The prediction has a mean pLDDT of 82. This is a predicted structure of a 99-nucleotide RNA (SAM riboswitch aptamer (S box leader)) from a soil metagenome. Its Rfam family is "SAM riboswitch aptamer (S box leader)". Gene Ontology term of the family: regulation of gene expression. About the family: The SAM riboswitch is found upstream of a number of genes which code for proteins involved in methionine or cysteine biosynthesis in Gram-positive bacteria. Of the family's consensus pairs, 94% are formed in the model. The sequence is in RNAcentral, with records from MGnify.
[in-house]
RNA sequence: CAUCUAGACCGGCUGAGGGACUGGCCCUUUGAAGCCGGGGCAACCUGCGCGAAGCGUUCAGGUGCCAACUCCUGCGGACCGGCGACGGUCCGAUAGAUG
Numbered sequence: 001c002a003u004c005u006a007g008a009c010c011g012g013c014u015g016a017g018g019g020a021c022u023g024g025c026c027c028u029u030u031g032a033a034g035c036c037g038g039g040g041c042a043a044c045c046u047g048c049g050c051g052a053a054g055c056g057u058u059c060a061g062g063u064g065c066c067a068a069c070u071c072c073u074g075c076g077g078a079c080c081g082g083c084g085a086c087g088g089u090c091c092g093a094u095a096g097a098u099g
Base pairs, nucleotide, nucleotide: 001099002098003097004096009038010037011036012035013034017027018026019025021074023072024071039066040065041064044062045061046060047059048056049055050054070095075092076091077090078089079088080087081086
C1' cells in the first nucleotide's frame, strides 16, 4: 500500500481444547489444537501468453486459505425506535489477518 459479507475437506496419528485479544455467542469425545498424507478454493507475487492500461491461464514455481461477514462486539459519527436504560441499520476509525 491492496484486499477481507464470495469460494473450498477427507484419511491417519494423537487426545482436550479451539474461534488473535475484551465481553458475548458458538464449535468440540459424533474428536479440539497439533503433526503427517492426499484433495480442494482462490488468484497476492514470480514465470508464461497477449499487451498501453490491463487481461487471461493454473501450465510451472512461492505464499495464503478451506464453521459461523475478520462469528458478533469494542472507539467515533449519522439515522431510526424507546420516557429511560438500551436496541437496530449504515458509515468511518482502531485492532487483526493475508499478500